[in-house]
The RNA shown here (transfer RNA) has 76 nucleotides and comes from an Acidobacteriota bacterium. It matches the Rfam family "tRNA". Rfam classes the family as a transfer RNA. Rfam's curators write: Transfer RNA (tRNA) molecules are approximately 80 nucleotides in length. It was read from a public genome assembly.

RNA sequence: GCGCCGAUGGCUCAAUGGAUAGAGCACCUGACUUCGGAUCAGGCGGUUGGGGGUUCGAGUCCCUCUCGGCGCGCCA
Numbered sequence: 001g002c003g004c005c006g007a008u009g010g011c012u013c014a015a016u017g018g019a020u021a022g023a024g025c026a027c028c029u030g031a032c033u034u035c036g037g038a039u040c041a042g043g044c045g046g047u048u049g050g051g052g053g054u055u056c057g058a059g060u061c062c063c064u065c066u067c068g069g070c071g072c073g074c075c076a
Base pairs, nucleotide, nucleotide: 001072002071003070004069005068006067007066010025011024012023013022018056027043028042029041030040031039049065050064051063052062053061
C1' cells in the first nucleotide's frame, strides 16, 4: 500500500430498511438473611466511532475519515 472483518449502556454481545435500539454481567434500591454471599423483584444507564449521502423511514444501504483485528504485498 491492497483486501476482508469489526466499532452499539461501565463490560460482553444482540437487533430482516419499518412503532419507543434489547439481553446477560456490573451498578443502585427493596425483599430474604444474625451479617455477608447466593436467590428474587424493581430501577438507573445509549448522540449505535466522526462526517456526508440515499430513503417516507438508516444501528442496518452507499461514500469518506479515525481506531482495532486478520491476510496478502513492497522496501530494507